The RNA shown here (c-di-GMP-I riboswitch aptamer) has 80 nucleotides and comes from Azonexus hydrophilus DSM 23864.
The source organism's lineage runs through Bacteria, Pseudomonadati, Pseudomonadota, Rhodocyclales and Azonexus hydrophilus.

RNA sequence: CGUGAUCAACGGCAAACCUGUGGCGACACAGGGACGCAAAGCCUCCGGUCUGAAUUCAUUCAGAUAGCGGGGUUGCCCUA
Numbered sequence: 001c002g003u004g005a006u007c008a009a010c011g012g013c014a015a016a017c018c019u020g021u022g023g024c025g026a027c028a029c030a031g032g033g034a035c036g037c038a039a040a041g042c043c044u045c046c047g048g049u050c051u052g053a054a055u056u057c058a059u060u061c062a063g064a065u066a067g068c069g070g071g072g073u074u075g076c077c078c079u080a
Stems, first nucleotide, its partner, number of pairs: 012037002017032006035067001041073003045070003048065007
């Protein structure tokens, strides 16, 4: 210096569920709450799943999910 694995430290985020609000809906936001997460920070480019509409029944369009996966990009620490 590189590769692999792992420990530690400062911290971070916040599932289900509950309350309120918005939405046709999936779901989102705020508060409470922690199942977990080394990117569970951010981004719909690809696939998946879910919702709505159309419908020639084979799909198309619009939307949701970044805590479904891939990808892009940024960040924290590193004892032995």